[in-house]
RNA sequence: AUGAUGACAGAGGGAGAGUUCGCAAGUUUCAAAGCGGCGCCGAAGGAGCAAGCACUUAUUGUGUGAAUCUCUCAGGCAAAAGUACUUCUGUUUGACG
Numbered sequence: 001a002u003g004a005u006g007a008c009a010g011a012g013g014g015a016g017a018g019u020u021c022g023c024a025a026g027u028u029u030c031a032a033a034g035c036g037g038c039g040c041c042g043a044a045g046g047a048g049c050a051a052g053c054a055c056u057u058a059u060u061g062u063g064u065g066a067a068u069c070u071c072u073c074a075g076g077c078a079a080a081a082g083u084a085c086u087u088c089u090g091u092u093u094g095a096c097g
Base pairs, nucleotide, nucleotide: 006092007091008090009089010088011087012086013085018038020037021036022035023034039077040076041075045073046071047070048069052064053063054062055061
């Protein structure tokens, strides 16, 4: 000095699914929040697994093993907020040459 990859920060984009029913309360109106019921969503988080690999065994077992897949514990189901992911900028790391 090139700057792969990872991390952090700022700004932007960013879906899905009942503004459900009852009780109670509040109220100009609507929602949130409390209790109970049924129905849903997957893209915070969490959990599970394939191939492969390693060990072991005698054709078996154990470990490791990804996700936007699966589950829906959590979270969410007007708007707002938040969201995986992504773009740009900056800081940092420093693979390769």

This is a predicted structure of a 97-nucleotide RNA (Glycine riboswitch aptamer) from Bacillaceae bacterium JMAK1.
It was read from a public genome assembly, where an Rfam model found it.
The prediction has a mean pLDDT of 76.
The source organism's lineage runs through Bacteria, Bacillati, Bacilli, Caryophanales and Bacillaceae.